[in-house]
Source information
The prediction has a mean pLDDT of 81. The RNA shown here (transfer RNA) has 74 nucleotides and comes from a Bacteroidota bacterium. Taxonomically the source falls in Bacteroidota (Bacteria, Pseudomonadati). Its Rfam family is "tRNA". The family's RNA type in Rfam is transfer RNA.
RNA sequence: GGUCCCUUAGCUCAGACGGUUAGAGCAUCUGACUCAUAAUCAGGGGGUCCUUGGUUCGAUCCCAAGAGGGACCA
Numbered sequence: 001g002g003u004c005c006c007u008u009a010g011c012u013c014a015g016a017c018g019g020u021u022a023g024a025g026c027a028u029c030u031g032a033c034u035c036a037u038a039a040u041c042a043g044g045g046g047g048u049c050c051u052u053g054g055u056u057c058g059a060u061c062c063c064a065a066g067a068g069g070g071a072c073c074a
Stems, first nucleotide, its partner, number of pairs: 001073007010026004019057001028044005050066005
C1' cells in the first nucleotide's frame, strides 16, 4: 500500500425482509427469604445503536466518506 470483517447497555452478544415500545445473559441497585452472608425469587435503573452525510414517508438495518480494532496479501 491492497482486500475483507467487526463497532448496539459497565462486560459478552441478539436484533429476520427497513416499520410504530431496541432486547437477552452477566454485573449493578431495591425488596423478599435468612440470626447473618451466599444462593434463590420478585422488581427497578442503565443506550448519542462509533462519527458525519446521503437514499427513503420512515434507517440499528441500505449507500458513501471518516475513526477505532482485527485477519489475510504484498